The RNA shown here (c-di-GMP-I riboswitch aptamer) has 84 nucleotides and comes from Alicyclobacillus sp. SP_1.

């Protein structure tokens, strides 16, 4: 480079860890970084789970979200590719 067969792309997001910041904490935001993800895009509506400033208390390592988790599950909603 050519032929055949097969495939679905171009691309996207970003775990742990780390640096800086916010927060009482769980956790979140930004940079780096990739474990993974065909919705690992968005929504806290239902369930689960986490935290307990604060409140209650039998003052215990207890109980309880109004806090958080959509990369825990479900549901809703919006996208990308494409054989039939």
């Nucleotide at each position: 480079u050519u032929g055949g067969a097969a495939a679905g792309u171009u691309g996207g997001c970003a775990a742990a860890c780390u640096c800086g910041g916010c927060g009482a904490a769980a956790g979140c935001c930004g940079g780096g970084g990739a474990c993974g993800c065909a919705a690992a895009g968005c929504c806290a509506u239902g369930g689960g789970c986490c935290u307990a400033a604060u409140g209650c208390g039998u003052a215990a390592u207890g109980c309880a979200a109004u806090g958080g988790u959509u990369g825990c599950c479900a549901g809703g909603u919006u996208g990308c590719a494409g054989a039939g």